Predicted 3D model of a 64-nucleotide RNA (transfer RNA) from Monodelphis domestica. Rfam family: tRNA. Rfam's curators write: Transfer RNA (tRNA) molecules are approximately 80 nucleotides in length. The family's RNA type in Rfam is transfer RNA.
């Protein structure tokens, strides 16, 4: 010091989660791709606090 969707990552002096890829429909084409249009898909490592309200403070724990 890291841990957030399937991978790679952001994010917020607490107000309830986005983005590139990728996937699945859909448009295009004689097909594919690619482009464009859309949708699924995460309660933020696991637990506990503290607050009205935690991904964001605290404390424990795994893992690298």
């Nucleotide at each position: 010091c890291u841990u957030u969707g399937g991978c790679g990552c952001a994010g917020u002096a607490g107000g309830u989660a986005g983005c590139g890829c990728a996937u699945c429909a859909g448009u295009c084409u004689c097909a594919c791709a690619a482009g464009c249009u859309g949708a699924a898909g995460g309660u933020c490592g696991g637990g506990a606090g503290u607050u009205u309200g935690a991904u964001c403070c605290u404390c424990u724990u795994a893992a690298g």